The prediction has a mean pLDDT of 77. This is a predicted complex of two RNAs, RNase P RNA and transfer RNA, with 430 nucleotides together. Rfam match: Bacterial RNase P class A. Rfam classes the family as a ribozyme.
RNA sequence: GGAGUCGGCCGGGCAGUCGCCGCUGGCAUCAUCGAUGCCGGGGGAGGAAAGUCCGGGCUCCAUAGGGCAGAGUGCCAGGUAACGCCUGGGCGGCGCGAGCCGACGGAAAGUGCAGCAGAGAGUAGACCGCCUAAGCAGCUUUGGCUGCCGGUAAGGGUGAAAGGGUGCGGUAAGAGCGCACCGCGCGGCUGGCAACAGUUCGUGGCACGGUAAACCCCACUCGGAGCAAGACCAAAUAGGAACCCGCAGGUGUGGCCCGCACUGGGUUCGGGUAGGUUGCUUGAAGGGCACGGUGACGUGUCCUCUAGAGGAAUGACUGUCCUCGACAGAACCCGGCUUACAGGCCGGCUCCCUCC
RNA sequence: GCCCGAAUAGCUCAAUUGGAUAGAGUACCGGCCUUCGAAGCCGUGGGUUGCAGGUUCGAGUCCUGCUUCGGGCG
Numbered sequence: 001g002g003a004g005u006c007g008g009c010c011g012g013g014c015a016g017u018c019g020c021c022g023c024u025g026g027c028a029u030c031a032u033c034g035a036u037g038c039c040g041g042g043g044g045a046g047g048a049a050a051g052u053c054c055g056g057g058c059u060c061c062a063u064a065g066g067g068c069a070g071a072g073u074g075c076c077a078g079g080u081a082a083c084g085c086c087u088g089g090g091c092g093g094c095g096c097g098a099g100c101c102g103a104c105g106g107a108a109a110g111u112g113c114a115g116c117a118g119a120g121a122g123u124a125g126a127c128c129g130c131c132u133a134a135g136c137a138g139c140u141u142u143g144g145c146u147g148c149c150g151g152u153a154a155g156g157g158u159g160a161a162a163g164g165g166u167g168c169g170g171u172a173a174g175a176g177c178g179c180a181c182c183g184c185g186c187g188g189c190u191g192g193c194a195a196c197a198g199u200u201c202g203u204g205g206c207a208c209g210g211u212a213a214a215c216c217c218c219a220c221u222c223g224g225a226g227c228a229a230g231a232c233c234a235a236a237u238a239g240g241a242a243c244c245c246g247c248a249g250g251u252g253u254g255g256c257c258c259g260c261a262c263u264g265g266g267u268u269c270g271g272g273u274a275g276g277u278u279g280c281u282u283g284a285a286g287g288g289c290a291c292g293g294u295g296a297c298g299u300g301u302c303c304u305c306u307a308g309a310g311g312a313a314u315g316a317c318u319g320u321c322c323u324c325g326a327c328a329g330a331a332c333c334c335g336g337c338u339u340a341c342a343g344g345c346c347g348g349c350u351c352c353c354u355c356c
Numbered sequence: 357g358c359c360c361g362a363a364u365a366g367c368u369c370a371a372u373u374g375g376a377u378a379g380a381g382u383a384c385c386g387g388c389c390u391u392c393g394a395a396g397c398c399g400u401g402g403g404u405u406g407c408a409g410g411u412u413c414g415a416g417u418c419c420u421g422c423u424u425c426g427g428g429c430g
Base pairs, nucleotide, nucleotide: 001352002351003350004349005348006347007346008345009344010343012321013320014319015318016317017316018315020044021043023041024040025039026038027037028036029035030034046327050338051337053336054335055334056333057332058226059225060224061223065258066257067256068255070222071221072220073219074218075089076088077087078086079085090104091102092101093100094099105217106216110215111214112211113210127156128155129152130151131150135148136147137146138145139144164182165181166180167179168178169177183206184204185203186202187201188199189198190197191196230278231277232276233275240269241268242267243266244265245264249263250262251261252260285304286303287302288301289300290299291298292297322325357429358428359427360426361425362424363423366382367381368380369379375413385399386398387397388396406422407421408420409419410418
């Protein structure tokens, strides 16, 4: 200098004027809380506020209880309020490397599936090829040849997939048929919390092909609903009429049964209505430092307050500067994941080339 | 706010338990018929199965993430 990889951060700046939505100080009026007006002060979208894909808080229904069904997760250990998230490790794959990716339990519990091609597709299989030792028949120049019955998974061919590999022995030709080495299964031993790894140990000739994002099995987790949840104040649903069902019933929120709580219920006629306040943002919060931990994270201490509407607020204009500005707008809150994103900054590491 | 479903030819729809070439009607185009047109008959073409990944020997079908459209409850 070039190429790459990982992590973190920013997301137009400054000044002025006029507006919009909350909070707050003073004064004035009404005057009980408070309301209105005037003059000030201070705050006002994001890294994703998004998708609503997971997990929790909060609230109501039992304090969420038992069973069936259903759904989800799926190597191991840890973190966390919890998770399908994160961290570390194992194994497999990719890359020269830094590093990246992985729905990564079970196919020796069972059932199913595998078109076409191919001889044979799951208790394997003789199409071509190879063989003719044994048996039978024919020919014969008595060396053999041909056919039948057969043998053979070494070689060819089909296929995504054809039932360990190499070599030697062996054989009529072959074959784990036998042996050596490699691989594999099971058991032991060693290391590790574990996943798993190693093994100069023993054993088995190998018996165990694929598919579980097919049914299924195993382990673990999951009650339902959602701020229009709910709570408080308050008007009304009154007083009534008719009919039907019923105590073994009905209602209580969302699959069914049990359990638990409450209790008569439904239809029609008639009558009648009004909303307001709260939940609401101080929180598993953020930042600095110290300590523990490989790390996610935890503990201690100090500091900070950072939108809260209810038709729903962020805008407009002017000046100036630059690299001329992307994706995009909170609605109960929080932790994640995923998706969108112009451009810029910082740091760690890897590979290649060159120079000193 | 909480949920559900769909996407296949220009249009409307099929495609079995995942199996090979995605099929039918209609429309378009060409031919026949007719004096001409319509109707009718015959034939041809037209598809990245919404997009991107994955599982599998093999995906329209199964799984995941997006996009668009439609619907339900409060």